The prediction has a mean pLDDT of 84. Predicted 3D model of a 105-nucleotide RNA (SAM riboswitch aptamer (S box leader)) from Desulforadius tongensis. Of the family's consensus pairs, 93% are formed in the model.

C1' cells in the first nucleotide's frame, strides 16, 4: 500500500509540559493566547487476547468539542418554480470517502 468483515446519534479531566495551530480531503461552519498540535498523567470504551458461568478490565489497540461537525454521488417524498424541464431549499434512504478493530493475501 491492497482485499474482506464489523462498527461509527452513547461515553471520556476546571491536571502537567508545550507554545500556534487544529477539526482527513472539497465547500461550509466551527474550535484555539480564557492557550491549538504534540508529549506525559488521567479518563472512556469493550474490537482482539488471556482468565471467568457471568460480571470484571490484566494485556494489545482505539478513543476523549460539535452525529464520522455538516457536506460532496444517487433515489423517494415535500416546498419553490415551470408549458415541459431546470434551479434552489428541507426530511428520509442508499452509496462514495474516511476512521477504528479483527482477519486475509
Nucleotide at each position: 500500500a491492497u482485499c474482506u468483515c464489523a462498527u461509527c446519534c452513547a461515553g471520556a479531566g476546571a491536571g502537567g509540559u508545550g507554545g500556534a495551530g487544529g477539526g482527513a480531503c472539497u465547500g461550509g461552519c466551527c474550535c484555539g493566547a480564557u492557550g491549538a498540535a504534540a508529549c506525559c498523567c488521567g479518563g472512556c470504551a469493550a474490537c482482539c487476547u488471556g482468565g471467568u458461568g457471568a460480571g470484571c478490565a490484566a494485556g494489545g489497540u482505539g478513543c476523549c468539542a460539535a452525529u464520522u461537525c455538516c457536506u460532496g454521488c444517487g433515489c423517494c417524498g415535500g416546498c419553490u418554480g415551470u408549458g415541459u424541464g431546470a434551479u434552489g431549499c428541507c426530511u428520509g434512504c442508499g452509496g462514495a470517502a474516511g476512521a477504528u478493530g479483527a482477519g486475509g493475501a